[in-house]
RNA sequence: UCCCGACAAAGGCAAACCUGCCGAAAGGCAGGGACGCAAAGCCACGGGCCUAAAGGCGAAAGCCGAUGGUGGCCGGGCUACCGAA
Numbered sequence: 001u002c003c004c005g006a007c008a009a010a011g012g013c014a015a016a017c018c019u020g021c022c023g024a025a026a027g028g029c030a031g032g033g034a035c036g037c038a039a040a041g042c043c044a045c046g047g048g049c050c051u052a053a054a055g056g057c058g059a060a061a062g063c064c065g066a067u068g069g070u071g072g073c074c075g076g077g078c079u080a081c082c083g084a085a
Stems, first nucleotide, its partner, number of pairs: 004083002012037002017032006035072001041078003045075003048070003055064003
C1' cells in the first nucleotide's frame, strides 16, 4: 500500500415518527428523534422499484406516459477514519 473488519479506540451518519417549508405526487430540505449502518460519504452509468405532471388515448371509469424520484434496493465508479485476526 492492497485485501479484510474486532466484545479495540476516536468519532461519524441518521430509519420510522412529529413540526415547518418546497413539490401534482413520489419525494426533498431544516429542526427534533434513533431503526439501524464499516462507507447509511459522493455520483443516476446499468438494472429494479416508486410517482404520473405535461402530453396522448378513451363517452366515462381509467390506461399509457420520466423528462421526476429512490445512493438506507442492487451493481458499478470515485474518495475516506482506525489497525486486531
c-di-GMP-I riboswitch aptamer from a Bacillota bacterium, 85 nucleotides, folded computationally. The coordinates come from a structure-prediction model, not an experiment, and the mean pLDDT is 91. The source organism's lineage runs through Bacteria, Bacillati and Bacillota. Of the family's consensus pairs, 95% are formed in the model. The sequence was found by an Rfam model in a public genome assembly.